[in-house]
The part of an RNA shown here (large-subunit ribosomal RNA, domain IV) has 323 nucleotides and comes from a bioreactor sludge metagenome.
Context: one part of a larger RNA
RNA sequence: CCCUUGUUAAGGAACUCGGCAAAAUGACCCCGUAACUUCGGGAGAAGGGGUGCCUCGAAAGAGGCCGCAGAGAAUAGGCCCAAGCGACUGUUUAGCAAAAACACAGGUCUGUGCGAAGUAGAGAUACGACGUAUACGGGCUGACGCCUGCCCAGUGCCGGAAGGUUAAGGGGAAGUGUUAGGGCAACCGAAGCACGGAACUUAAGCCCCGGUGAACGGCGGCCGUAACUAUAACGGUCCUAAGGUAGCGAAAUUCCUUGUCGGGUAAGUUCCGACCCGCACGAAUGGCGUAACGACUUGGGCACUGUCUCAACAAGGGACCCG
Numbered sequence: 001c002c003c004u005u006g007u008u009a010a011g012g013a014a015c016u017c018g019g020c021a022a023a024a025u026g027a028c029c030c031c032g033u034a035a036c037u038u039c040g041g042g043a044g045a046a047g048g049g050g051u052g053c054c055u056c057g058a059a060a061g062a063g064g065c066c067g068c069a070g071a072g073a074a075u076a077g078g079c080c081c082a083a084g085c086g087a088c089u090g091u092u093u094a095g096c097a098a099a100a101a102c103a104c105a106g107g108u109c110u111g112u113g114c115g116a117a118g119u120a121g122a123g124a125u126a127c128g129a130c131g132u133a134u135a136c137g138g139g140c141u142g143a144c145g146c147c148u149g150c151c152c153a154g155u156g157c158c159g160g161a162a163g164g165u166u167a168a169g170g171g172g173a174a175g176u177g178u179u180a181g182g183g184c185a186a187c188c189g190a191a192g193c194a195c196g197g198a199a200c201u202u203a204a205g206c207c208c209c210g211g212u213g214a215a216c217g218g219c220g221g222c223c224g225u226a227a228c229u230a231u232a233a234c235g236g237u238c239c240u241a242a243g244g245u246a247g248c249g250a251a252a253u254u255c256c257u258u259g260u261c262g263g264g265u266a267a268g269u270u271c272c273g274a275c276c277c278g279c280a281c282g283a284a285u286g287g288c289g290u291a292a293c294g295a296c297u298u299g300g301g302c303a304c305u306g307u308c309u310c311a312a313c314a315a316g317g318g319a320c321c322c323g
Stems, first nucleotide, its partner, number of pairs: 001318008010309002014307001019304001027051005036041001038143001052065005066070001078302007085294002090102002106141007118127003144289004149219003154216002156212005163207003169201002175195004181188002220238005247281001248278001259275005
């Protein structure tokens, strides 16, 4: 000097990204317990008190005794306030991530009438299911509460079938080759055979016509206006398929930004409450709330401490020296 452990004056988070680590709390009995709440909970809330032995007594209890200390050692919750996210118990990156990610009951859309749809397989076949729409598959959302606006122009899906377009197939016209024959010749040329292939006929699809957003998605600009000023309920105009409703909002989203105001601190780029100028929230890629829950994240407080001011000593094991 290093590791592990123990103790520490005064202070008590001043440490630090952050109370990381450590300390503190801890059992049982009794008293007593708030907001909020889905009335279950929150609750072991919080916060207090008690705890040994002897004698007497049925007990309640009374009296007494010892120690610094009686759950006498060991094992044995720290707590509170506020906010974010996710309802919850669960699941996960075997070996850097346990989470606000996944799942989840619940919601909704959609497919599927049974030899179901779907899935595996070349197939037989199997699963689905020895089930039958209160069932099964797929997508999205994610308890619960209050809700979930406008746009069908584009894309998708569903429906429609008049018209346009459209394959093979059907259909066989013109034309061509060949030659009996005709013709003085040039040449024409039946039938057959062989080529050739027009019109016409003809499905889905596409075009077209409708529907559909808890389908993919989208949800404006400029100018003016009120008897202080400011602002604009109001008006004008351009564009659009329609121009963002409720709710929320400097937010896990805010660039400017440490926005402004308020709270908390002596002092607060964080935090909480507001405001709204939302660079670039917004309604099942759900919106806003929410009791309970969380080895989640953030801010504050009490308790407690060698985290620190600032280090000291001790024990054990190393390093080091001798052998």
The RNAcentral record of the full RNA draws on SILVA. Rfam family: Bacterial large subunit ribosomal RNA. Rfam links the family to the GO terms structural constituent of ribosome and ribosome. Its mean pLDDT, the model's own confidence on a scale to 100, is 89.